[in-house]
Formats: sequence, structure tokens, C1' cells
RNA sequence: CCAGACGGCCGGGCGGUCGCCCUUCUCCGGAGGGGAGGAAAGUCCGGGCUCCACGGCGACAAGGCGGCGGGCAACACCCGCCGGGAGCGAUCCCAGGGAUAGCGCCACAGAAAGCAAACCGCCCGGAGCUCGGACUCGUUCGGGCCGAGGGUAAGGGUGAAAGGGUGCGGUAAGAGCGCACCGGGUCGGCGGCGACGCCGACCGCAUGGCAAGCCCCGCCUGGAGCAAGACCGAAUAGGGACCGUGCGCCCUGCGACGCCUCGGCGGAGCAGGGCAGGGCCGUCGCCGGCCCGAGCGGUCCGGGUGCGUCGCGAGAACCGGCCGGUGACGGCCGGUCCAGAGGAAUGACCGCCGCGUCUGCGAAAGCAGGCGGCACAGAACCCGGCUUACAGGCCGUCUGGCCCC
RNA sequence: GCUCCCAUCGUCUAGUGGUCCAGGACACCGGCCUCUCACGUCGGUAACAGGGGUUCGAACCCCCUUGGGAGCGCCA
Repeated sequence: CCAGACGGCCGGGCGGUCGCCCUUCUCCGGAGGGGAGGAAAGUCCGGGCUCCACGGCGACAAGGCGGCGGGCAACACCCGCCGGGAGCGAUCCCAGGGAUAGCGCCACAGAAAGCAAACCGCCCGGAGCUCGGACUCGUUCGGGCCGAGGGUAAGGGUGAAAGGGUGCGGUAAGAGCGCACCGGGUCGGCGGCGACGCCGACCGCAUGGCAAGCCCCGCCUGGAGCAAGACCGAAUAGGGACCGUGCGCCCUGCGACGCCUCGGCGGAGCAGGGCAGGGCCGUCGCCGGCCCGAGCGGUCCGGGUGCGUCGCGAGAACCGGCCGGUGACGGCCGGUCCAGAGGAAUGACCGCCGCGUCUGCGAAAGCAGGCGGCACAGAACCCGGCUUACAGGCCGUCUGGCCCC
Repeated sequence: GCUCCCAUCGUCUAGUGGUCCAGGACACCGGCCUCUCACGUCGGUAACAGGGGUUCGAACCCCCUUGGGAGCGCCA
């Protein structure tokens, strides 16, 4: 210098004038302070917070997660490591448990696609035909053609995938049939917290792929969401229709009223208690609890009403330093206060600089002028992540190559 | 703001891993029929919202993005 990998940061700056939102002070004129983001976005995960009386145990369902160890409030996030794959390398990628628990699928092509199979080929080869040789002339020897039947899985061909790969031996031809190496499995030893790695012995090795198909194993999860919810007020038709489930029994007290032999009996209803009953989680069971007594729950229609106040921002907060840890991160000390309002403020104009682009002049450096407000985007209860979008620019570490000293 | 759903020819749709260079109806274009139009009949054009992954193979399964739609205040 070229090409590349990874990480971090900025993403217009300064000044003037006039405005907007929140808040503090006020002599009510005004003055002071604060005012978008790294993603505020998608709403994909995990929490805080609030309500549903999910309060406890067990099973099932549904959903999610998936190498190991650690970090964290928690996670599907992060860090370190392991295994596999890509790259010369820095480095990057992996939804990375289980396919001898079971079920299912593997189209087309192909002989055969999951209890393997045999199309071409290769090899053996009965009978038959034929050629040549020999002679004792119808027998024998050798070859070829065809090929019943059999062997084989090397080679060809099909396919995404054909029951380990390469080589040597072996064989009629072949084949883990035998051997060596590689791959695989089982067992043992050693190292490591572990995933796993290394070494040795044994097994010639029947049993492919798909689980982002059902499923199995292990682990996790109650539901809803700030339009959650709480408070204060105003108003009316504090209403209607339909559906579902219901108004049970016993005891005690009071008891309108009725009957009558005037001492009692019956008794609507009211109050209290008990037992059953119903409801309360996605389903069921058990325990405990709460609610219901003529209502309760649901759907629809109609009506009214402040878009009131709180929830609402001092927090798993930010900055700096030290210590521990390979790191994610944790601990201690010091400092700072940093939007929050309502359908919603954070803006407009001017000047200078910066950036981009165009034109002119110039050999070039550059100078002059015009144009563009100049990436993605914009808080709505809050926080930790992930993902997605992003003009342009800066810094650091590392890799490969070339050149010079 | 929150919670859900959907996306296939111009329109309405079928398709739920291969039989799909995706089928049907209406519409459009061309031919035939008719004196002409309509009707009828024959043929044709035309689509999986975009990107990535799993798989031998994706309209279909998974993830991200884009676009569209629906519901939800209080009295109660």
C1' cells in the first nucleotide's frame, strides 16, 4: 500500500431572534432549570407493577426451551468451553437431546426405498447345435453359440439417499471372506466439575434419512394486561330482550292472621344457626379458603358521562475510580438528578463552519458561486435482551499478500 | 396504546410436503357460430406479498420484514 476479519463510537457544530411542553420562584411584568433514540420501531422473549380471592399438592392437557459449565432479578439473552462444518488465515456458522420406545413418510426414476433386491454385466453350468484335432469311425479331447438352473454385489445404470471407505491378498467370479489404515460400536483405564478428549482391548460391523411430521426424555410456564387498576364527582330509562344455572332440608326465637272446648294448635313471613347444593384455575382429584340465597353468570339492544385526579418515573439508573474474575459480571467508594403533560411539546427563521452534489476558473493545490437542511427514524407505565432499519464518518486490534529500509 | 387474524391470476377462491412450470368460476383476448350483437362453443394470457432457514424436495413447516383487517374505556 492492497484485500479482508472483528470490536467500539459519532451520526451535524456554534451563535442570534421568535415560539412550544413540564417544573420552581415571583414584586404577576417576568426570571431560572429540564426537554427524544441507538434503535424511542417490530411487539419476538424475559421481568417489575396491578387486578382476577391461583392459596397449597398431584395428574393430564396446551405452549415453550434443548451440547456443557457459569453470569443475571429472569430469559429463547450474555460469557467461557466442547463437538460438527466453512475458510490459506484472522475469524465465521450451527433450532447442537433422542431414529435398536412406537407410528408415519421417502414422489419421479430405478431391478430394488426399508422384514432389502438382482435390470445390464461377471462367473459356474445340464441338455442341444456347431467348428477343429485324434483315431480302433462313433467315441474322446479342446473351442464357440444358445442357455434350464445357480452364484455374486466388485463394475454400469437410476436416485437426494442403494446396507461402511481406500489398498493388498483371496476367489470360478466376487464379497469384511482375510489383513493394514481410516470410519463406527462395546468395554476398560487415564485426564477434565462437565460436555468431551486420549490410550488400549474386543466386535468384521443386521438395524439409512426426516423429530422446524406425530412422538419419547428432561426442564420451565396460572390468566389478563396501564384502555391493568385505585379515588373523587356528574348524569339517566340506576332500563329492556334472550339464554344458562338456581330458589332444598332441619333446628331455635319472634310472629301478622286463622281455628277453637280459651288452654292450646296451625301458620305466610322475618332474624340467627347448621347440613346439603351451586359458583370461583385450561381440565380432573384432594385439602384449605372465599362468594351466593333470589339471585348469579353470559350475549345483544338502548341510555348517560370529566377524555377529572392518582398510577407516572431516584431507577436491576448514569458517570468516574479501585479491587476480584480469562470473561459475561460482581463488590466497595465518590459524584450527578436526567422528558414525561393532554391524542400527545421537543419547532421555525437567519448568519458562519462542516458534509454531499453541480457549474465556472485554474497545470495542480485550490478559489468563487448555486442547490440540498443533510441516514434510519420520533417517547405514551417502566426495565433487561433479541431482531429489523440506518446517508456518511472516526478509532482500535488482528489476518493474508506485495514493496521499501 | 394493547390483543388477535389474514395475505394464491384483474376479482372470488381450491390446494395442509412430491402426483403443481399451481386447478376452477367470473372478467379479458382470439377463433367458430350469426346479416350483426348477445347467448353458446373452442383455445389462450394471467398468481403463491418479500427475504432467509429446515428438508432430497416448500404455496404448505419455522424465523424476520412488508401490507391489510378486526376487537378492547368508565357508569356496570
Annotation
Two RNAs folded together computationally: RNase P RNA and transfer RNA, 481 nucleotides in total. It holds a member of the Rfam family "Bacterial RNase P class A". Rfam's curators write: Ribonuclease P (RNase P) is a ubiquitous endoribonuclease, found in archaea, bacteria and eukarya as well as chloroplasts and mitochondria. The family's RNA type in Rfam is ribozyme. The prediction has a mean pLDDT of 77.